Predicted 3D model of a 98-nucleotide RNA (SAM riboswitch aptamer (S box leader)) from Mobilisporobacter senegalensis. The model forms 97% of the base pairs in the Rfam consensus. Taxonomically the source falls in Mobilisporobacter (Bacteria, Bacillota, Clostridia, Lachnospirales). It matches the Rfam family "SAM riboswitch aptamer (S box leader)". Gene Ontology term of the family: regulation of gene expression. Model confidence (mean pLDDT): 80 of 100.

RNA sequence: CUCUUAUUUGGAGUGGUGGAGAGUGAAGGCUCUGUGAAACCACGGCAACCCCAUAAUAUGGAAGGUGCCAAUCUCAGCGAUUUAUCGAACAAUAAGAG
Numbered sequence: 001c002u003c004u005u006a007u008u009u010g011g012a013g014u015g016g017u018g019g020a021g022a023g024u025g026a027a028g029g030c031u032c033u034g035u036g037a038a039a040c041c042a043c044g045g046c047a048a049c050c051c052c053a054u055a056a057u058a059u060g061g062a063a064g065g066u067g068c069c070a071a072u073c074u075c076a077g078c079g080a081u082u083u084a085u086c087g088a089a090c091a092a093u094a095a096g097a098g
Stems, first nucleotide, its partner, number of pairs: 001098008013043005021032003028075002044069003049065002051061004078087004
């Protein structure tokens, strides 16, 4: 990097450095941002995919491997329809395979 499977309306932040952008295809809306963006570092936390225990498709746990800590995958954008919902696509994460 590619493929397969699963999940994605829940949860969890402070400080330091930094100095203008950020919200993960592009363009648009909207939102966040000098009351300090991205990024990096420290410490802390959330979750429970792998994992651990019990004994067993369940329940509990959090040492370790990852992940995450604004807003439903920010909305809209595509398809269907009952016009407000569902689905797809895209994206993210994990496990496995190449």